[in-house]
RNA sequence: AACGAUAAUGGCAAACCUGCCGAAAGGCAGGGGCGCAAAGCUAAAGGGUCUAAGGCUUUGAUAACAAAGCUAAGACAGCCUGGCCGCCGAAA
Numbered sequence: 001a002a003c004g005a006u007a008a009u010g011g012c013a014a015a016c017c018u019g020c021c022g023a024a025a026g027g028c029a030g031g032g033g034c035g036c037a038a039a040g041c042u043a044a045a046g047g048g049u050c051u052a053a054g055g056c057u058u059u060g061a062u063a064a065c066a067a068a069g070c071u072a073a074g075a076c077a078g079c080c081u082g083g084c085c086g087c088c089g090a091a092a
Stems, first nucleotide, its partner, number of pairs: 003089002011036002016031006034078001040084003045081003048076004054071007
């Protein structure tokens, strides 16, 4: 460097529940523990997924309003690939 144990010391924390924030996706805190050797950071790295209060278009004869589609923007690193950093050391 690479690799990853039924090792050691430790770490993180899915679903679900409670509170708060948000329009929503979702986030934060507490409980919880499915899992994780990077489940550490990076979304201003590429792809992907999700949301759509606001905006645009269409339709409902018109207004109001509603619905559908698209979208500025936002979210996800526990979807894939990449980048950066890092604990331990059996076997091969």
Overview
Predicted 3D model of a 92-nucleotide RNA (c-di-GMP-I-GGC riboswitch aptamer) from a Syntrophomonadaceae bacterium. It was read from a public genome assembly, where an Rfam model found it. The coordinates come from a structure-prediction model, not an experiment, and the mean pLDDT is 86.